[in-house]
C1' cells in the first nucleotide's frame, strides 16, 4: 500500500403540498397540537399487574450449580478466585482470550478399532522357579521391572529387597485425604504436620447433594349493553355421590341433583375499561473500582384494534465516484427493520464512513 475477519460507533435535519391515526377547540368542514426502534424482532429468561378457593400436605416434574456484590427479580450484570489457551520479555511476572467451574474417593451404565489384557486389572513376548525327557524344547507356577497394542495399560526417579519382581519397604518429587498456622468478607492463596491412601475417563449419562419454582396470560380480568331453548338425542350419576372447583398424580378439603359429559340445533357476537406517569427520561451534585445507587432541579414523549405513523418535490448535511483552475462542478448512495399490557435483561439482524484489534500478500529498512 492492497485485501480479509472480529468488536465498537453510526442510523441526518428543515420546508412545502396531498393523505392517515389520536387529542383539543370550533362546528359541518375547518383550525391547532402529537404521532416507532436500537433493536419496536425472537418470545429465550426475570418481574410488575390480574384471575384461579384470603385451606393445605406429599410425590412426581422442571430449573440452577466457584465467590462476593448489584437489582423489584433473573438463568442478567459488575468485581474477583480457580482451571486452561495464546503472546511478550526482564523466566516468573505482565497482557489478552475462553470457561456449564458441586460430586465418578456413593451406586449403576457406557467406550469403535487394535491388543494377551480396558477397570474386584492383565501373562502375548521377555524374566525367574519347578518337573519331564529326545538337552532345547514341552508342561505347570510366579512376576507388571523391560517390550508389544492403543486416545488411555492402574503415580515418577533412585536405593533396598527378591528365585525374578512389585509402595513389598525406604528417601525425594507429584497427587489425594485430613489437620494446624497466617492472609482474605469469601471463592481461594501461602506455609507446616500426619496417612503408602495412589483412587483411569465420562454427570448438557442415569443418578446423588444443595438451592429454587403453584398454574395461566391482556384473547388475563372488571363494567355496561344485547340475546336466550328451562329445546331434542345418547351416556353417566342421584347420599356408599358421578362430575366440577389449583396445573400432572395421590391424599385431604369445598361444592352440586332443575346435575354432569358428548352430539344436533337455536340466540348474541357491540362498547367502555385494563391502557400508557413509569422499578420513567434528562441535567447536575454526592457515594462506589464497577455494576449500581442517593439528593435536588426539570420534562410528559404514540396509543391504533385488522390495526395510523405514508407519498411527492425542494434545500442543507454525511459518504462514494469522476473532472478540476483546489474555489468548486457533475453523477450516485443511505442498512436492519416496523409499536399492540408494561418494565429489566439476553440473543439475533444491521449499508457507507470512522475508531480499535487480529491476520494474508507485496515492497522497503
Nucleotide at each position: 500500500u492492497c485485501g480479509a475477519g472480529a468488536g465498537g460507533u453510526g442510523a441526518u435535519u428543515c420546508c412545502a403540498u396531498c393523505g392517515c391515526u389520536c387529542c383539543g377547540c370550533a362546528u359541518c368542514u375547518g383550525c391547532g397540537g402529537a404521532g416507532a426502534g436500537g433493536a419496536a424482532a425472537g418470545u429465550c429468561c426475570g418481574g410488575g399487574c390480574a384471575a384461579c378457593a384470603c385451606a393445605g400436605a406429599g410425590c412426581a416434574u422442571c430449573c440452577u450449580g466457584c465467590u462476593u456484590c448489584c437489582u423489584a427479580a433473573c438463568g442478567g450484570g459488575a468485581a474477583g478466585g480457580g482451571u486452561u489457551c495464546c503472546g511478550a520479555c526482564u523466566u516468573g511476572u505482565c497482557g489478552g482470550g475462553a470457561u456449564a467451574c458441586a460430586g465418578c474417593a456413593a451406586g449403576u451404565g457406557c467406550a469403535a478399532c487394535a491388543g494377551a489384557g480396558a477397570g474386584u486389572a492383565g501373562a502375548c513376548c521377555g524374566c525367574c522357579c519347578c518337573g519331564g525327557c529326545u538337552u532345547g524344547u514341552c508342561g505347570g507356577g510366579g512376576u507388571a521391572a523391560g517390550g508389544c497394542u492403543g486416545a488411555a495399560a492402574g503415580g515418577g526417579u533412585g536405593g533396598g529387597g527378591u528365585a525374578a519382581g512389585a509402595g513389598c519397604c525406604c528417601a525425594c518429587c507429584g497427587g489425594u485425604g485430613u489437620u494446624c498456622c497466617a492472609g482474605g468478607u469469601g471463592a481461594c492463596u501461602g506455609g507446616g504436620g500426619c496417612a503408602g491412601c495412589c483412587a483411569g475417563g465420562u454427570a448438557a449419562a442415569c443418578c446423588u447433594c444443595a438451592g429454587g419454582a403453584g398454574u395461566u396470560g391482556a384473547a388475563a380480568g372488571g363494567c355496561c349493553a344485547a340475546a336466550u331453548a328451562a329445546a331434542c338425542c345418547g351416556g353417566c350419576g342421584c347420599u356408599u355421590a358421578a362430575g366440577g372447583g389449583c396445573g400432572g398424580c395421590u391424599c385431604g378439603u369445598c361444592u352440586u341433583a332443575u346435575g354432569c359429559c358428548g352430539g344436533u340445533g337455536g340466540g348474541u357476537a357491540g362498547g367502555c375499561u385494563g391502557a400508557u406517569u413509569g422499578a420513567g427520561g434528562u441535567g447536575u451534585c454526592g457515594g462506589g473500582c464497577a455494576a449500581c445507587u442517593g439528593g435536588c432541579a426539570u420534562c410528559c414523549u404514540a396509543g391504533a384494534u385488522a390495526a395510523a405513523u405514508g407519498a411527492u418535490g425542494g434545500a442543507a448535511g454525511u459518504c462514494c465516484c469522476g473532472c478540476u483552475u483546489u474555489g468548486g462542478c457533475g453523477g450516485g448512495a443511505g442498512a436492519c427493520a416496523g409499536a399492540a399490557u408494561c418494565c429489566g435483561g439476553c440473543u439475533u439482524a444491521u449499508a457507507a464512513g470512522c475508531c480499535u484489534c487480529u491476520u494474508g500478500a507485496a515492497a522497503a529498512a
Molecule: Bacterial RNase P class A
Organism: Bacteroidota bacterium